[in-house]
């Protein structure tokens, strides 16, 4: 500090998503020790049982116990302090609650301080004792009794209080006798509380108004005080967009986490404050409560009852239930630290100090250490050779931490007193001895292999693995990385600059409101002066402690712990500065705005008027069509149509001018004239004096469709109707046509209402159009220059890039809008507005890892442009149609063995299936095997030939006959054979060409692939290779940010076409010569043809003409040949998972008495059909006889095989010659001439009969040839297709390879020998440029919607359950208030038989909790049915969109 994920690829935008840190965690495996911490986040659900608040006999009376007694000890009750602390919870609360900072109309038990005081009297009454009633809880009646209980008087320094004269209130005693502890009143303090108030303090406007004690005065009341806190009177306010009120959620903070910091998220534990104690209400006591372990009422729930009634409150510690993923002991001590009461011992204290439980966390130990190659066995791989695990183990030596066992043994405690605890810690012994898992290993991410598994199983944070070679799934060897822990979910914050204060945006990704006005509000020119709110440094205050930091200490370190320190960036208050904001005053003119004088213009409104086209009507004229389309039809038209002339009516809309020209804020606005009327703009001034910019709500404007009402209605035309197209056509074409289009007057408020670009202001190069309007020069047509507008283009700049650039999307300031991943969705619900249609605000559940934008290279287009091929056209032949031949599918079959499949499978693997071949199919047979190496053992061979069993053959046996293993040290020693065994292997034309190698096909012999260097681009990539020109060609030349080079093209090779030259046998004979047998036969010869070596020729090299002074083209000329003369061979980077495992190789699988090896017969040759690919034909360019020139390649000894005999023939017989320029295959055929004369023939040959030849062991399935005999289909082939551009098609034969033998097949070779090409509109294929793209698996692309089906989540529903909240009204319990008190009354008064004061109970009032009735608000549950939506592998139907997507798309 970043990384992964869109894409072919690349930049940016923009989501998910990692890698880090925490955590009160929780699961899952594992689990040695010790220290420090923490340990019900849920049900503020319910709760058994123990405990947690009591002390005082030095207040007081009695009772009891001890005791002979003094006396001592215990306590139920009076009384007094204290349960208002300490302890738990977080349900409430959006609040003066809580955090800070001021405040002061208050109070304050215990403490401490300061003065004075504590004098005198009196009445009860609890225990008790004796009775009553109760089941109990407990009530009660009479009598007695005391006090630091209560209650009179007196006193009053000071207190309070008043009308400042006056008045009003006190007191407690004990006692060990002390400088004791208590009492009363004060005076101050400290502590604690109260109350008032600035300012911080969640979310929602789909919550916009809210309030009647409300808001303020006065008087009373009333509290410890201040206040509408409470009342009765007056006014009529208060609060709100700076968010009132209402909903939701929430204790606040010091803090914690986590950030780089700003923030952001949290508020266990530890502290401070609140706030609550089953749930609601209310008060007494007190100093303090409206009070967790007190009262009283209601209410829900438990428990006890004898049914009459009563207990009861764990959110205290422990502990149960339940709830939950989940959270502990019904343990010790009060020894410490505090706490309550006591004069004190001392009591009590689940506070608290220790212990228990849980790896919940943090820290810290350990599980050994040295040494140890035979690199040990085993495990794992493996090229079989290793490798690794691994110095790891064992071995050997060492040590003993931690744990165990035995000993000792602290501090914590100030005189005593230790729960912890025989703890911590310290000696000492004995043995490596008791002590190692999780979790990963495909990228991010550190670490890889082999096995099983076969879209199964199953991983997975994200991308994505997995469909038979998985580093992704199990397992298992081996590694990383952490360790008493690992790893998983979950929540937080960061990366995320992904809400941008620091520190984002808004033409095209998401995003500028459809445009003005203008109110709050925000901002705001140059000066002077005052102010000192803001704002800037300084002092004081405050900012609890803890915690973070720093620097020291103490536990063996650390974690923990102590102590000191900076820090707590806030908040007050205080005295300073005045520059800039603000406020006051005052001035000023550059911004605004005014006055005057010109221009321009489809700016609006609301009358008139024009004329040219349409339609329709009335006539005339004329006649058979007219209209309409790719082409037609519907329609019209002989009842007179189009057409054409004249004339009328009607409505709408204004050609030409017309312009990236005006003009308006935007919507918009165009015939002429006038009128009324708004705004910009030049110019010019001697006015005002900041009056300005923006603008949340609010207001008005706003295309086209629609809407309401009343007119109009010529074209045009939704909707419909009709015609065509179509597989349909509910469209595109045509023909009608209705609403509406027009006009008044009112709605509606949208639009791709766009410059997809908010206003304003100012700064920042030009160049060039053009609109209105001024100046200046002059040569009147420029030219130069200013304002205001509006195009082009382009420098700095900026942009992701495209682009934009003074008309900014640049630099910069002021305001307003609007965005935060895509679908769902601009929907649904609610509220506003609308007649409605809608409009406008505007979400969620859910589901996806993208969607999106710009640019790049491809492919691609029913885009454009140039080009070029037998691609099309112009020709000539053929296929398609018959018969036959071969393939090939399908079908059969025991088997018809596999492979190939558009082009580029199909006479193809196969240059030749009777057996063989053969891979099938049947049936017999062999099991180290036909076939290869390596052991033993044996035999020295073996191996041919004959005959013969048995069998179908393999095999299996028997006879006989030839015959020689080699070397050699002479050793059964080495080779070599052969047999037998055995075991490792061998076999395998069996899968998998989608694991491969090789080789091939195919684009295509298409002209193109690409590199280095540089250059440009943020980049992918461009450039070179584009561009004018040429070329068969990225051939070439020219230009050019390239400049070069490679593979390819061409040429270098071969064969042919001329020539020369060399060399002549088996070739050839010109010239000479024998020879007659008439053949180059012989001699001679090497001229000629020919053979085959080497040469030369051609190169646009010459001329003209073009072309740019050029590649080049066009024409001549010379030559045998002219622009690549002709032909091969030669196949770039790629592409098709493109063939081939059945030619060979080869991984990985699978078969091993079989999927292997051997044999025999059978198959592959089947046949209702289809297809391809030939052949012969259909005839006269021709059969059929006859006759008769003329070739080239080629082969020949298991052979070619002359000649000669023989057969009608295929052939046979014998056989010379020749391993061949000799001899031979060999005969060329189409030709010639004759005959036939248009028939199913003298075509044509199938098929069938029969005799035969040849090969070969064998021709029956199944060969080929002859003779004779038989004569099918077929008279030129539909739709459709296919070869060919010169020695070419077309035709005619011949050779050759495999081959015992089979050719219409394939591969050669020669011989005769054409037509046609204007041209490139169209068809196919290809190649360059460009252009559009939602394509890239690449148009065989891609992707829309309805409909079926499954699932989800979700709106609406008739209702129906519940919560919450308001208003009305009843209903009023405890309770304090007033009232009242004829009942009832110990203290005090008095004139005392009683009376008054006072006070009780009781009643009566308002007030009120809970409950009840009725109407609403609102939130949430469920809900027949029902909308639409998402999501799912191959369902249907179509083909909307993406290319001009075949109607350009879109709003």
């Nucleotide at each position: 500090a970043g990384g992964g994920u869109u894409u072919g690829a690349u930049c940016a935008u923009g989501g998910c998503u990692c890698a880090g840190a925490a955590c009160g965690u929780a699961c899952g495996c594992u689990g040695g020790c010790g220290g420090c911490a923490c340990g019900c986040c849920u049900a503020a659900c319910a709760c058994a049982u123990g405990c947690a608040a009591g002390u005082c006999g030095a207040a007081c009376g009695a009772a009891g116990u001890a005791g002979c007694a003094a006396u001592a000890c215990u306590u139920a009750g009076u009384g007094g302090c204290a349960g208002a602390c300490g302890g738990g919870u977080g349900a409430g609360u959006a609040a003066c609650a809580u955090g800070u900072g001021g405040g002061u109309a208050u109070c304050u038990g215990c403490c401490c301080u300061u003065u004075g005081g504590c004098c005198u009297g009196g009445a009860a009454u609890a225990a008790c004792a004796c009775g009553a009633g109760g089941a109990a809880a407990c009530u009660u009646g009479u009598g007695c009794u005391a006090a630091u209980a209560c209650c009179g008087g007196a006193u009053a320094a000071g207190u309070c209080u008043u009308u400042a004269c006056g008045g009003a209130g006190a007191a407690a005693g004990c006692u060990u006798u002390a400088u004791g502890c208590a009492c009363c009143a004060u005076u101050g303090g400290a502590u604690g509380a109260g109350c008032c108030u600035g300012c911080a303090c969640u979310u929602g406007a789909u919550u916009a108004g809210u309030u009647u004690g409300u808001u303020g005065g006065u008087g009373g009341g009333g509290u410890a005080a201040u206040g509408g806190c409470c009342u009765a009177c007056c006014a009529a306010g208060a609060c709100u967009g700076u968010g009132a009120u209402c909903a939701a959620u929430a204790g606040c903070u010091g803090a914690u986490u986590u950030g780089a910091g700003a923030g952001g998220a949290u508020g266990a534990u530890c502290a401070g404050c609140c706030a609550c104690a089953u749930u609601g209400g209310g008060a007494c006591u007190g100093a303090g409560a409206c009070a967790c372990g007190g009262c009283c009422c209601a209410a829900a729930c438990u428990c006890c009852u004898a049914c009459g009634g009563g207990a009861g409150g764990c959110a205290g510690c422990a502990g149960u239930g339940g709830g939950g993923a989940a959270u502990c002991u019904u343990g010790c001590a009060c020894a410490a630290u505090g706490g309550a009461g006591g004069a004190a011992a001392c009591u009590c204290u689940g506070a608290u100090g220790a212990a228990g439980c849980g790896a919940u966390g943090c820290c810290g130990c350990g599980u050994g250490a040295g040494u140890g190659a035979a690199g040990a066995a085993g495990g794992c791989c493996c090229u079989u050779g290793g490798g690794u695990u691994g110095u790891a183990a064992a071995g050997c030596u060492c040590u003993u931490u931690c744990g165990u066992c035995g000993g000792g043994g602290a501090a914590g405690a100030a005189a005593a007193u230790g729960a912890c605890u025989g703890u911590a810690c310290c000696c000492g012994a004995a043995u490596a001895a008791g002590a190692a898992g999780g979790u990963c290993c495909g990228g991010c991410u550190a670490a890889c292999u082999u096995c099983g598994u076969g879209c199964c199983a199953g991983c997975a944070g994200c991308c994505g693995c997995g469909g038979u070679a998985a580093u992704a799934c199990g397992g298992a060897g081996g590694g990383g990385g952490c360790a008493a822990g690992c790893g998983u979910u979950g929540u937080u914050c960061g990366g995320a600059a992904u809400u941008a204060c620091u520190g984002g945006g808004c033409g095209u990704a998401a995003a500028g409101a459809g445009c003005a006005u203008g109110u709050a509000g925000g901002c705001g020119g140059c000066g002077u002066u005052a102010u000192c709110a803001g704002u800037u440094a300084g002092a004081g205050g405050u900012g609890a402690a803890a915690g973070g930091c720093c620097u020291g200490g103490g536990c063996u370190c650390a974690a923990c712990c102590c102590a000191g320190g900076a820090a707590c960036u806030g908040c007050c208050u205080u005295g300073a500065a005045u520059a800039c904001u603000g406020u006051a005053a005052u001035g000023c003119u550059u911004g605004a705005g005014a006055c005057c004088g010109g221009a321009a213009g489809a700016g609006g409104u609301a009358a008139g008027c024009g004329g040219a086209a349409u339609u329709c009507c009335c006539a005339g004229u004329g006649u058979a069509g007219a209209g309409g389309u790719g082409a037609a039809a519907u329609u019209c038209g002989u009842a007179g149509a189009u057409a054409u002339u004249u004339g009328g009516a009607a409505g709408a809309a204004c050609a030409c001018c017309a312009g990236u020209g005006g003009c308006g804020a935007a919507g918009g606005c165009g015939g002429c004239c006038a009128c009324c009327u708004g705004g910009c703009u030049c110019g010019a001034u001697a006015c005002u004096g900041a009056c300005g910019c923006u603008g949340a709500g609010g207001c008005g404007c706003g295309a086209a469709a629609g809407c309401g009402u009343g007119g109009g209605g010529a074209g045009c035309g939704a909707a419909c109707a009709g015609g065509a197209u179509u597989a349909g056509a509910u469209a595109c074409c045509c023909u009608g046509g209705u609403a509406g289009u027009c006009c008044a007057c009112g709605c509606c408020g949208u639009a791709a209402a766009c410059g997809a670009u908010g206003g304003g202001u100012g700064c920042u190069a030009g160049u060039u159009g053009u609109u209105g309007g001024g100046g200046u020069g002059u040569u009147u047509a420029c030219a130069c220059u200013u304002c205001a507008g509006u195009g082009a283009c382009g420098c700095a700049g900026c942009u992701a890039a495209c682009g934009c650039g003074u008309u900014a999307a640049g630099c910069a300031c002021c305001c307003c809008g609007c965005c935060u991943g895509g679908g769902g969705a601009g929907u649904a619900c609610g509220g506003u507005c609308g007649c409605a249609a809608g409009a406008u605000u505007a979400a969620a559940a859910c589901u996806c890892a993208a969607a999106g934008g710009a640019a790049u290279u491809g492919a691609c287009g029913g885009g454009g442009g140039c080009c070029c091929g037998c691609a099309c056209a112009a020709g000539c032949g053929g296929u398609g149609g018959a018969g036959c031949a071969u393939g090939u599918g399908g079908u059969u079959u025991a088997a018809u063995u596999c492979g190939a499949a558009g082009c580029a499978a199909c006479g193809c693997g196969a240059a030749g299936a009777a057996c063989c071949u053969u891979a099938c199919c049947a049936g017999c047979u062999c099991u180290u095997g036909a076939c290869a190496u390596a052991c033993u053992u044996a035999u020295c061979g073996c191996g041919g030939a004959u005959u013969u069993u048995g069998g179908a053959g393999a095999c299996a046996g028997a006879a006989u006959c030839c015959u020689u293993c080699a070397g050699u040290u002479c050793g059964g020693c080495u080779g070599g054979a052969u047999a037998a065994g055995a075991u490792a292997c061998a076999g395998g034309u069996g899968c998998u060409g989608c694991a491969u190698g090789g080789c091939u096909g195919u684009c295509g012999u298409c002209a193109g692939c690409u590199c280095g260097u540089g250059u440009c681009g943020u980049g992918a990539g461009a450039u070179g290779u584009u561009g004018g020109g040429u070329u068969a060609a990225g051939u070439c030349c020219c230009g050019c940010a390239a400049c070069g080079a490679g593979c390819g093209c061409a040429a270098c090779c071969c064969c042919u076409g001329u020539c020369c030259u060399u060399a002549g046998u088996u070739g050839c004979c010109a010239u000479c010569a024998c020879g007659u047998u008439u053949g180059g036969g012989u001699g001679g010869g090497c001229a000629c043809u020919c053979u085959a070596g080497g040469g030369a020729g051609a190169c646009u090299g010459c001329c003209g003409g073009u072309g740019a002074c050029a590649a080049g083209c066009c024409g001549g000329a010379g030559g045998a040949a002219g622009g690549c003369g002709g032909g091969g061979a030669u196949g770039a980077c790629g592409u098709c998972a493109a063939g081939u495992c059945c030619u060979c190789a080869u991984g990985g699988c699978c078969c091993u008495u079989a999927u292997g090896g051997g044999u025999u017969g059978g198959g592959c040759u089947a046949c209702a059909c289809a297809c391809g690919u030939g052949c012969u034909a259909c005839a006269a360019u021709g059969g059929c006889a006859a006759c008769u020139a003329c070739a080239a390649u080629g082969g020949g000894c298991u052979g070619c095989g002359a000649a000669c005999c023989u057969g009608c023939g295929a052939g046979g017989g014998u056989g010379a010659g020749c391993g061949a320029a000799u001899c031979u295959c060999u005969a060329a055929a189409a030709g010639u001439u004759g005959u036939c004369u248009c028939a199913g023939u003298u075509c044509g040959g199938a098929u069938u009969g029969u005799u035969c030849u040849c090969u070969g062991c064998a021709a029956c399935u199944c060969g080929a040839g002859a003779g004779c005999a038989u004569g099918a289909a077929g008279u030129c082939g539909g739709a459709a297709u296919u070869g060919c551009u010169a020695g070419u098609a077309a035709u005619c034969g011949u050779a050759g390879a495999a081959c015992a033998g089979c050719a219409u097949g394939c591969u050669a070779c020669g011989g005769u020998g054409a037509a046609u090409a204007c041209g490139u509109u169209c068809c196919c294929g290809g190649g360059c440029c460009u252009u559009g793209u939602a394509c890239a698996c690449a148009c065989c692309g891609c992707c829309c919607g309805u409909c079926a089906c499954a699932c989800c989540a979700u709106g609406g529903g008739a209702g129906u359950u519940g919560g919450u909240u308001u208003g009305a009204c009843c209903c009023g319990a405890a309770g304090a208030u007033g009232g009242u008190g004829c009942g009832c009354u110990a203290a005090c008064c008095u004139u005392u038989u009683a009376g008054g004061a006072g006070g009780c109970a009781g009643c009566c009032a308002g007030c009120c909790a809970c409950g009840g009735u009725c109407a609403g608000g609102u939130c949430a549950g469920c809900g027949a049915c029902u909308g639409g939506g998402g999501u799912g592998a191959a369902g249907u139907c179509g083909u909307a969109a993406c290319a001009a997507g075949g109607u350009a798309a879109c709003c």
Record summary
RNAcentral holds the sequence, with entries from ENA. Small-subunit ribosomal RNA from an uncultured prokaryote, 1451 nucleotides, folded computationally. The coordinates come from a structure-prediction model, not an experiment, and the mean pLDDT is 84. Its Rfam family is "Bacterial small subunit ribosomal RNA". Rfam links the family to the GO terms ribosome and structural constituent of ribosome.